[in-house]
RNA sequence: CCACGACUCGAGCCGCACGACUCGAGCGGAGGACCGCCUCGGGGUGAAGCCGCGGACCGCGGCCGGGCACCGAUCGCCCGAACCCGACAGCUCACCUCGCCGGCGGUGAUCGGAGAUCAC
Numbered sequence: 001c002c003a004c005g006a007c008u009c010g011a012g013c014c015g016c017a018c019g020a021c022u023c024g025a026g027c028g029g030a031g032g033a034c035c036g037c038c039u040c041g042g043g044g045u046g047a048a049g050c051c052g053c054g055g056a057c058c059g060c061g062g063c064c065g066g067g068c069a070c071c072g073a074u075c076g077c078c079c080g081a082a083c084c085c086g087a088c089a090g091c092u093c094a095c096c097u098c099g100c101c102g103g104c105g106g107u108g109a110u111c112g113g114a115g116a117u118c119a120c
Base pairs, nucleotide, nucleotide: 001103002102008025009024010023011022012021026100027099028098029097031095041088042085043084044083045082049063050062051061052060053059054058064080065079066078067077068076070113071112072111073110074109075108
């Protein structure tokens, strides 16, 4: 940096280190009420969706969403995946539960603004 955002930190475990495990804090996600609806089922994380055309795979176009290393504007360029639940979930207090991995070296230009460092 991927990542306008979970991707972090600490403690414990006979002596040291590593690893594993456990706990805590912080952060992120899911579930969580009466009732109604749904089988061509429905739903979740995520920017990754909708519509139209082509006979399909897939492609093209439009709208919309995300990115191009502090912020805004303009132009230009790029992306719109993947995975999961398993008939089942609107929101939400209490309550409850899961995750905090992995992979990279990847900075377009102009204008304006902000900040930092150095020198005097």
Description
The RNA shown here (c-di-AMP riboswitch aptamer (ydaO/yuaA leader)) has 120 nucleotides and comes from Geodermatophilus siccatus. Its Rfam family is "c-di-AMP riboswitch aptamer (ydaO/yuaA leader)". From the family's description: This family represents a conserved RNA structure found upstream of the ydaO and yuaA genes in Bacillus subtilis and related genes in other bacteria. The model forms 91% of the base pairs in the Rfam consensus.